Small-subunit ribosomal RNA, 3' major domain from Parcubacteria group bacterium GW2011_GWA2_53_21, 463 nucleotides, folded computationally. The prediction has a mean pLDDT of 82. The full RNA is in RNAcentral, with records from ENA and SILVA. Rfam family: Bacterial small subunit ribosomal RNA.
Context: one part of a larger RNA
Formats: sequence, structure tokens, C1' cells
RNA sequence: UGACGGGAACCCGCACAAGCGGUGGAGCAUGUGGUUCAAUUCGACGGUAAGCGAGGAACCUUACCAGGGCUUGACAUGAUGCUGCAAGCGCACGGAAACGUGUGACCUUCGAGGGUGCAUCACAGGUGCUGCAUGGCUGUCGUCAGCUCGUGUCGUGAGAUGUACCGUUAAGUCGGGUAACGAGCGCAACCCCUACGAUGUGUUACUUCGUGUCACAUCGAACUGCCUCGGUUAACGGGGAGGAAGGUGGGGAUGACGUCAAGUCAGCAUGGCCCUUACGUCCUGGGCUACACACGUGCUACAAUGGGGCGCACAAUGGGGCGCCAAGGAGCAAUCCGGAGCAAAUCCCAUCAAAACGCCCCCCAGUUCAGAUUGAGGGCUGCAACCCGCCCUCAUGAAGCAGGAAUCGCUAGUAACCGCGGAUCAGCCUCGCCGCGGUGAAUACGUUCUCGGGUUUUGUACA
Repeated sequence: UGACGGGAACCCGCACAAGCGGUGGAGCAUGUGGUUCAAUUCGACGGUAAGCGAGGAACCUUACCAGGGCUUGACAUGAUGCUGCAAGCGCACGGAAACGUGUGACCUUCGAGGGUGCAUCACAGGUGCUGCAUGGCUGUCGUCAGCUCGUGUCGUGAGAUGUACCGUUAAGUCGGGUAACGAGCGCAACCCCUACGAUGUGUUACUUCGUGUCACAUCGAACUGCCUCGGUUAACGGGGAGGAAGGUGGGGAUGACGUCAAGUCAGCAUGGCCCUUACGUCCUGGGCUACACACGUGCUACAAUGGGGCGCACAAUGGGGCGCCAAGGAGCAAUCCGGAGCAAAUCCCAUCAAAACGCCCCCCAGUUCAGAUUGAGGGCUGCAACCCGCCCUCAUGAAGCAGGAAUCGCUAGUAACCGCGGAUCAGCCUCGCCGCGGUGAAUACGUUCUCGGGUUUUGUACA
């Protein structure tokens, strides 16, 4: 100087408390451990791994396994020699395919060249190892308020000071003060979205046609500016007016010096090491989907604030050309037929919603709760749904009567509940993820305690 303390003081955070809803029990989905297996490819492991890399594992992907093939190679560049000839394509045979064997026609200014094949060589190739050799990127402490430098001053020195202290703030924010005076990286602001208004524009909709709604663009508006009280005449704090909005209005982007030899050699790049008729490469099939168990994350429930039937309202974000797919028709339905419109404020997904609301049934029951599991029939995608897809209909109806110890999220348009859209994508195991709107709470006395953090101080046999 740090680090640490079941030392002290002060302060903060959904940290506790106060409250609302969950997890832990059930079934299923999904990830992981374990076990099994020819293989169940690999990585990630307290917080900071475990619906994570996966924003799409039937083949492909695919890195794993079995078997069958190839060896200048699936891919790049170059050298030498040979080959008038094709490569490829068509056909035949073997084969699961890859591939192998045979054969046919065929480019051209006919010289050779381009290209190809063969042989040889230099090389290619490796998701093989090392994230304890690395770059880049990322997580975390933490959006925490800190981390430093120049000169000066103090100290033998390590170092200190500045950055202490008082007040204040979300903030090393600002004021006062001071052997310090300044400065840098952070904080804040500048950027984006949102709430209000004005102006301009407008083949989008309503149109009660009114410069009203909406969309886009530009500008304005909030600054403790005004009043009052407190405070040191300060910073600032409490209250008030006006205002669409206050005291950083709400949200986002933005992550200092550094910490964890944190994560990633499998995204990419890359040093070293290793493989080279194989640790490379092609193919068929299988596996990544196994199942006594254990854990994480979710979904659906256990019902009456509910379930079912009928009726009937009100959104926003988005996506669409190998696409979105209207009307009309068939089917209980999944879906099919059909073909209009639309590169889209114009058409379609989509009358775009669901919860809500109105009427009726159920009457507390393992039920008109719940829907697992299984049987049968059907639809769709795709070369192909056996391993191993999704959807529909009928039948079947399991566990489950609110979940032990323990544990998580959330302070407002939030939680909770409700549906809608999108990426990936042929299809889909999406109940995940990323967004969007609808309905819309309760509670916070307080900082003793738990966890994490900041500042000062104190102890130390630790560095």
C1' cells in the first nucleotide's frame, strides 16, 4: 500500500422487511449429471454451466459409430512429362450408395492452346491437442463511483498528498474548504424511442368532409426558470403555481483502471505439437431422440374469481415473390379444390385477437375439473416420417384435492393474467427465444438482521 475480520462509523441496492405471484409435490416439454451403448460427437460446471453455443439434429446438418469406397485427394496454387481426347453426359453391368468396369456420340480458325485425364513432385486437408503460448470477442464484479497522470510539496524509503474534512447528490454530482494546482479515463450531457404542441407534406383510413384522425419530417417545449420555507448570503432540500410532462419525466444504447491464468483453438484468426492409402475425404445405415435414477428451466393443471355452449365487442408490433394467399366451393376437422389481389399505410396473413362483456347449463363430485397415456382413422411437408416430424377426428381417459426442508421474480402501466407477431425454417418436436399490444393490482414502518457493494477508520503472525 492492499487484502481480510463472526472490529467500528456512515451510505446504497427488490438485499432484508411489507406485499403479490411462483419454484420445490403431479403429468408433460426441454437442458444437464449419471448410467447404458458400436456410437449415445464436442464444449459450458457456485454466483458468472444446465430452454447455454442450437435463431430449427428424420437424410443433410454431423464433428460420433458400423460397414463399403478414394489416395495430388471433396477444396487452392504451381512444376515436369505423357495423352488429339474429351471433362462431363447418355447407355449397359456390379452395387445400399459412394464407387468401379465397359461402351457411345460429341468443342474448336485442326497448329497448338484453353480445358481434362494419367504419372511424378511441391503440397492440400484435419471440428486432432494446447483458451496455462495467443488475437479477437464475451461473461462477471457493475451503471458500482470509482481508477489514474503531470508538476509541486511531505517522507531515508515503500509511498502519501491531490482524491482528507463539512454539507449535498443517482454520481470523485456540486458547493464550502484545503500544500496543493491542474489534467485524463469514468459520472452527467451530446444519440435513439416515448409522452404534449406547432409547421410542412400526404393517390392510408374514418369521413359527423371540420386543416379533425393518422403517417413521415423539421422545430418548439423542462431550465429548480417562477413563488415560498429551510440551509451558510452556497450547493442543495421540502412545498406550491403554471404545464402534456417536472426536479436525471419514462425507456434504450452507452460498461472506467482492473478482477476471476473466468469462457471460447468448435464461429473466425493464429504460435507450437501431432496425423498424412489417414486423426484426410466420399457414401449407405445407425447415433446425437437410449433410461433404474438425480438436478436446473419451463408448460398444463389440481377447478366455481371456474369449466362448457351460444351471442357479441376493442389492439399493437411485424411478415409476404420458389412468397402471403382473398372471394367461392368440398370436408366435423386437419386440409384440399379454386384462383382474385399484392414487391404492398393500397392486397394477403387477419372480419386480424384473447382475456373482457351478455344469456344458458354444470352444483363441489377425481366431477361437464384436469388432460398424460394408449388404440383406430385421416391430413400435410419431404427422395424418405420404422428408429425419429407436426396437425385433425373418434375412442381411451393416468397422476394431480395447492405441494416438506428450502427457494425465486417483481416498486407502476411494473407484477399478475390474456392473446398476437417474428427470426430460424421444406416440415417441425417453439411449452424456448426476441418483440407487440389488451386487462391491470398490492406493498415499502423501517435499515436490527441475511446477501452484494461504496467511503472512512481500526487490528493483523496474510501478500